Large-subunit ribosomal RNA, domain VI from an uncultured Clostridia bacterium, 265 nucleotides, folded computationally.
[in-house]
Context: one part of a larger RNA
RNA sequence: CGGAGGAUAUUUGAAGGGAGUUGACCUUAGUACGAGAGGACCAGGUUGAAGGAACCGAUGGUGCACCAGUUGUAUUACCAAGUACAUAGCUGGAUAGCUAAGUUCCGAAGGGAUAAACGCUGAAAGCAUCUAAGUGUGAAGCCCACCCUAAGAUAAGAUAUCCCAUACUGAGAAGUAGUAAGAUUCCAAUAAGACGAAUUGGUAGAUAGGUUGGAGGUGUAAGUAUAGUGAUAUAUUAAGCUGACCAAUACUAAUAAAUCGAGGG
Numbered sequence: 001c002g003g004a005g006g007a008u009a010u011u012u013g014a015a016g017g018g019a020g021u022u023g024a025c026c027u028u029a030g031u032a033c034g035a036g037a038g039g040a041c042c043a044g045g046u047u048g049a050a051g052g053a054a055c056c057g058a059u060g061g062u063g064c065a066c067c068a069g070u071u072g073u074a075u076u077a078c079c080a081a082g083u084a085c086a087u088a089g090c091u092g093g094a095u096a097g098c099u100a101a102g103u104u105c106c107g108a109a110g111g112g113a114u115a116a117a118c119g120c121u122g123a124a125a126g127c128a129u130c131u132a133a134g135u136g137u138g139a140a141g142c143c144c145a146c147c148c149u150a151a152g153a154u155a156a157g158a159u160a161u162c163c164c165a166u167a168c169u170g171a172g173a174a175g176u177a178g179u180a181a182g183a184u185u186c187c188a189a190u191a192a193g194a195c196g197a198a199u200u201g202g203u204a205g206a207u208a209g210g211u212u213g214g215a216g217g218u219g220u221a222a223g224u225a226u227a228g229u230g231a232u233a234u235a236u237u238a239a240g241c242u243g244a245c246c247a248a249u250a251c252u253a254a255u256a257a258a259u260c261g262a263g264g265g
Base pairs, nucleotide, nucleotide: 001152005163006162007161008160009159010158011157015149016148017147018146021049022048023047024046025045026044027043033038051106052105053104054103055102059100060099061098062097066093067092068091069090070089071086072085073084074083075082076081110144111143112142117137118136119135120134164264166177167176168175169174182260183259184258185257186202187201188200189199190198207253208252209251210249211248212247213246214245216242217241218240223236224235225234226233227232
């Protein structure tokens, strides 16, 4: 821009893409078969490998604004307690998120038309012949079925709901203007993200931050008291601190404002 007014939702599916793999074991059955050795078809079940998708409850990894321990130096005058630097100084743990080596699921079943092949009936050619007319069975393959995209499918589809019948110019299925429903700019953001986009919100509000409470993490803070010559221990104390997690709460910031957007056979 188009889709014969303008919108918001929900959809149909022409078409396109994805997937499509396979082992072992058990039963049937040591049966059929075979002198024996050996050893099935058909049918039913179990469990894997590799591949794919999703997810993070558990197992783990990571986790540079979480917690603790600890070395050296400097420093807050000193002690104590801290801070800075040393690969994040080193070390032990670790929430969210992201993850695999973790967990769950997938391939299937089924239908249709077929290939090779096997047939039925059957002439040409009194026989025979699956074929010439006619008609079956039949594959991991083909078309469906399963998953995803999808009406720019210009043949532009469908359904539901909302907005309405202004003004000016004009000969107008025309143009212009302000609006309606609605949308956007802008702003707070994240289940999203290179940017656009998408999604959640914008005071009639829990969108982010803060605060309060909780979860989870770390592992018992500082100060004081007591015991000990002391290192230290014990009590206060399951303490203190705490990023992303879950809630509550308008305290702070989403203010204010602007723009676009129908008049239809």

Source information
It matches the Rfam family "Bacterial large subunit ribosomal RNA". The sequence was found in a public genome assembly.